[in-house]
Context: one part of a larger RNA
């Protein structure tokens, strides 16, 4: 390389939002004949290989003849499939319309609990902390209590096996701007599609730069304990940081350790969001009676609920077939197939060295070999 693989053994890039090249691509008619198939011709040196005959005693070896061979070129045809061209279609895809859910994103404003600090009041000896202590705070009046104020950060309950988002992720309330999605029916466009090497973009936390902010918590640091020691675990302090703006960094067990798309393959049972139908002692309309609590009848699905059934989208659970080394997966597949991309190829050396690209730096990406088992 071929092959075989990629949930856990090596292997799905963090995401694929915008997507280039490339690869692949619905139904149908006509045409073309490039691929494809058939046919004839030429060529495909000789030797070798294959078949036959012959020559050395035989064989090896050699000579002669024959046939074969793959490719290329060309002639004449075939037209199912693939391709080209032209036309048509609608089920893929997209759009219009109506309805709907949502912690999707950005900005601004506001709110209440709590921590800390400050001031005041009242109070008077401890508080704090631990397994036990001590450092620490406190008669210059602490802790605990009440009032007022300041400031920063995070949003209890609701809350969920929930929802939204491509992933990272997103949660107090209100407003403004804004992305995506689901369902339904009719109409419109008419293959406009899928994937996607490179490329662009986004990307937790920590970290970096400049400027702000600093309540809490807290790497580093200091002190107290523990201990043989204790550069730790525990305790008291505490600076970067944690927060904001802008600009970088680009990595995570970035995990469903499971790439994206399409189709097919038993049923069951939850939850979320729609649609349709039916029902409703909810709701609603009207009337009668009333002990004013209510009772009886009636109306409407325009609006709001609830229940059941069917159906679509999402999200869970257990499970048949099937798959799997097993665990397990099982219509949200790790089943059965097709299209596209990425990646793996014994352990260590090593995700390292060197070189290159990127970065302010930290470092990131790309990525070996010797040697060794």
């Nucleotide at each position: 390389u071929u092959g075989g693989g990629c949930g856990u053994a090596a292997a799905g890039a963090g995401a694929u939002g915008c997507g280039u090249a490339g690869g692949u691509u619905u139904u149908u008619u006509g045409u073309u004949a490039a691929g494809u198939c058939a046919u004839g011709u030429g060529u495909u040196a000789a030797a070798g290989a294959c078949c036959g005959u012959a020559g050395c005693c035989u064989a090896a070896c050699u000579a002669c003849g024959g046939a074969a061979g793959u490719g290329c070129a060309u002639u004449u045809g075939a037209u199912a499939c693939u391709g080209g061209c032209a036309g048509a279609a609608u089920u893929g895809a997209g759009g219009u319309a109506a309805u709907c859910a949502g912690a999707g994103g950005a900005g601004a404003a506001c709110g209440g609990a709590a921590u800390u600090c400050a001031u005041c009041a009242a109070g008077g000896a401890g508080c704090g902390g631990u397994a036990a202590a001590a450092u620490g705070c406190g008669u210059u009046g602490a802790u605990a209590u009440g009032a007022u104020g300041a400031g920063g950060a995070a949003c209890a309950c609701c809350a969920a096996u929930u929802g939204c988002g491509a992933a990272g992720g997103c949660a107090g309330u209100u407003c403004u701007c804004u992305g995506g999605g689901a369902u339904u029916u009719a109409c419109c466009u008419g293959a406009c599609a899928c994937u996607g090497a490179g490329g662009c973009u986004c990307g937790a936390a920590a970290g970096u730069g400049u400027g702000g902010g600093c309540a809490u918590c807290a790497a580093a640091a200091c002190g107290g304990a523990u201990u043989a020691g204790a550069u730790a675990c525990c305790c008291g302090u505490g600076u970067a940081g944690u927060c904001c703006a802008c600009a970088c960094c680009c990595u995570a067990a970035a995990c469903u350790a499971u790439c994206c798309c399409u189709a097919c393959u038993a049923g069951g049972u939850g939850c979320u969001c729609g649609a349709u139908a039916u029902g409703u002692u909810g709701a609603u309309u009207u009337c009668u009676c009333u002990u004013c609590g209510g009772a009886g009848a009636u109306u409407u699905c325009c609006c709001c609920g609830c229940a059941u059934a069917u159906u679509g989208a999402g999200u869970g659970c257990a499970a048949c077939a099937g798959c799997u080394a097993a665990c397990g997966c099982g219509u949200u597949a790790a089943g059965u197939a097709g299209g596209g991309c990425g990646c793996c190829u014994g352990g260590g050396g090593a995700g390292u060295a060197c070189g290159g690209u990127c970065g302010c730096a930290a470092g990131a990406c790309u990525a070996a070999a010797a040697c060794u088992c």
The part of an RNA shown here (small-subunit ribosomal RNA, central domain) has 373 nucleotides and comes from an uncultured Candidatus Saccharibacteria bacterium.
Its mean pLDDT, the model's own confidence on a scale to 100, is 82.